[in-house]
Molecule: transfer RNA
Organism: Actinomycetota bacterium
């Protein structure tokens, strides 16, 4: 330098052909239970979907660009 994949909650991930509220598990907070802790139960908070731009009535999803990480190939030494 070229190709491919990934970036969505604190963490691990899902998200269908662009459409009606952005979700799950773990974790966290409060409450119940317990003498207390753990386990269990109930409720809740937490996201401008990696940054920017574009297309569209409408973008996590499509297009361009930048960036971070991983894999493969090539080049130089």
């Nucleotide at each position: 330098g070229g190709g491919c994949g990934a970036g969505u909650a604190a963490c691990u991930c899902a998200g269908u052909u662009g459409g009606u509220u952005a979700g799950a598990g773990u974790g966290c907070a409060u409450c119940c239970c317990u003498u207390a802790c753990a386990a269990g139960g109930a409720u809740g908070a937490a996201g401008u979907c990696g940054g920017g731009g574009g297309u569209u009535c409408g973008a996590g999803u499509c297009c361009c660009u930048c960036u971070u990480c991983g894999c493969c190939c090539a080049c130089c030494a």